[in-house]
Molecule: transfer RNA
Organism: Deltaproteobacteria bacterium
RNA sequence: GGGGUCCUAGCUCAGUUGGUAGAGCGCUAGAAUCGCACUCUAGAGGUCAGGGGUUCGACUCCCCUGGGCUCCACCA
Numbered sequence: 001g002g003g004g005u006c007c008u009a010g011c012u013c014a015g016u017u018g019g020u021a022g023a024g025c026g027c028u029a030g031a032a033u034c035g036c037a038c039u040c041u042a043g044a045g046g047u048c049a050g051g052g053g054u055u056c057g058a059c060u061c062c063c064c065u066g067g068g069c070u071c072c073a074c075c076a
Stems, first nucleotide, its partner, number of pairs: 001072007010025004019056001027043005049065005
């Protein structure tokens, strides 16, 4: 320098023939318990890496940029 792949909640990850975002764990509150843990119920938490484009509508399609992993090439 070139190719492939990935980036979504605090963490680990789902979610695509484009229709407006979820789970588990964690966190907060309540129930239960003498109390703690476990368990149960409810809740909060997201510019879907950033920017632009296409579209009535984009996590999803296209382009650029940044970062992670990986392969190749170069480096006499």